Background: The part of an RNA shown here (small-subunit ribosomal RNA, 5' domain) has 545 nucleotides and comes from a Nitrospirota bacterium. Its Rfam family is "Bacterial small subunit ribosomal RNA". Its family is annotated with ribosome and structural constituent of ribosome in the Gene Ontology. It was read from a public genome assembly.

Context: one part of a larger RNA
RNA sequence: GAACGAACGCUGGCGGCGUGCCUAACACAUGCAAGUCGAACGAGAAGUACGUAGCAAUACGUAUUGUAAAGUGGCGCACGGGUGAGUAACACGUGGGUAAUCUGCCCUUGAGUUUGGGAUAACCCCGCGAAAGCGGGGCUAAUACCGAAUAAGACCACGGAGACCAAAGUCUCUGAGGUAAAAGAUGGCCUCUAUUUAUAAGCUAUCACUUGAGGAUGAGCCCGCGGCCCAUUAGCUAGUUGGCAGGGUAACGGCCUACCAAGGCUAUGAUGGGUAGCUGGUCUGAGAGGACGAUCAGCCACACUGGAACUGAGACACGGUCCAGACUCCUACGGGAGGCAGCAGUGGGGAAUAUUGCGCAAUGGGCGAAAGCCUGACGCAGCAACGCCGCGUGGGGGAUGAAGGUUCUCGGAUUGUAAACCCCUUUCGACCGGAACGAAUCUCCUCUUGGUAAAUAAUCAGGAGGAUCGACGGUACCGGGAGAAGAAGCCACGGCUAACUCUGUGCCAGCAGCCGCGGUAAGACAGAGGUGGCGAGCGUUGUUC
Repeated sequence: GAACGAACGCUGGCGGCGUGCCUAACACAUGCAAGUCGAACGAGAAGUACGUAGCAAUACGUAUUGUAAAGUGGCGCACGGGUGAGUAACACGUGGGUAAUCUGCCCUUGAGUUUGGGAUAACCCCGCGAAAGCGGGGCUAAUACCGAAUAAGACCACGGAGACCAAAGUCUCUGAGGUAAAAGAUGGCCUCUAUUUAUAAGCUAUCACUUGAGGAUGAGCCCGCGGCCCAUUAGCUAGUUGGCAGGGUAACGGCCUACCAAGGCUAUGAUGGGUAGCUGGUCUGAGAGGACGAUCAGCCACACUGGAACUGAGACACGGUCCAGACUCCUACGGGAGGCAGCAGUGGGGAAUAUUGCGCAAUGGGCGAAAGCCUGACGCAGCAACGCCGCGUGGGGGAUGAAGGUUCUCGGAUUGUAAACCCCUUUCGACCGGAACGAAUCUCCUCUUGGUAAAUAAUCAGGAGGAUCGACGGUACCGGGAGAAGAAGCCACGGCUAACUCUGUGCCAGCAGCCGCGGUAAGACAGAGGUGGCGAGCGUUGUUC
């Protein structure tokens, strides 16, 4: 000099864009942060309309909406969000391998979707318990569950041929065996079939379902190389190193087990100890380098502490389960409940870090055919000069150089064009009025083109016109009137280092980054005047280069 997620002191007008627990991975009151689908299913309050009874309140019945809350079932909850405790490791970065692998939803494409069955929750009844909750009996449905059929391809084992290969093995073609599938829902129609009005067991469209192949995306595993400190850590290792066989996994492998051999690593630093999430990057520097890893982005790890598996395409799962532990809470003392390192917020720690805000309008995500619902992701607003950037606090004129202050050699000098005074402007702020972009989709209505189809129906794809939807926000922005009106401080002045005098003090009080000032004329202390620097900031402290 530059920088900062800064803090402290003094001061403080506005705006834009960012940033904001670096400490206790300390403990947490309260609210919210993951639901959705009735076009999978059974049941169904309430409401509305009508009728009956009744003076009425109300009761009952029918129809309709099949809504709320709950249940079965599906998908999601493995994403998104937080934190950096652990980790010196294939964790990360980079480049490869996987002929050793998996991949829900999505896209393309092939084949199929036949026929049966038994339950169970909800509900009703009974019981236990303070509660959390649990047990027994009875009824019922499904895209829930379980049989049978079919099997192109798939998988399993056995053959044949070819290709690659050192081998193990892999790939392609092929033969005869064995094994495993499925589910419907909604809309429309009468061309075919059946009754023949119109409907469905029929046809058709869309969405779903089963089984293959390919793709895309995501993930697992393996390897080369790279990036901290200590040798005042020199030896470490028995599943250890390798083989064979088996088990296990989506998959290779001591990953695990039995047996056999005695290996494996190490001064090119093993082992041990300390520290630490890694990277893109950030800061500094002419560069080389050094330091760091907040925000944003990629990867990893963790979710009160430790351990474990279940479900699932995917977890050994932050707001799931089980066990153990510590802590907190409830209890009828028998037993139960909980996990903010999600967003706010509280206590505590600390020099120190914000609102228990608004909205799903946009972007993105989950579910749904859709309407839509959910979304503390996100978009916004609030607080903080915490940072960067921009603007303002007025402009021009104005000397007999007023007054006051300071100083003086008492003549003067200086503050100083500074003020007053005259002319002008009105940014920003305050007030009044107008007023957005961000909205494109989706959906609905009308018209229209094309595909499927028997069809002018329905549905799908596209086009034109119209309608609906804004948290921010009556905000940005624009216009109007008024009036210099509402807006300057901080630090320094001995040298380094730009800037000097007076008074007080008297090695005292004090200053100080270094050198050093102060003991009676202090340009170094304190105050004042003046001056210098920066300016809504200025200094100090801390840290890095």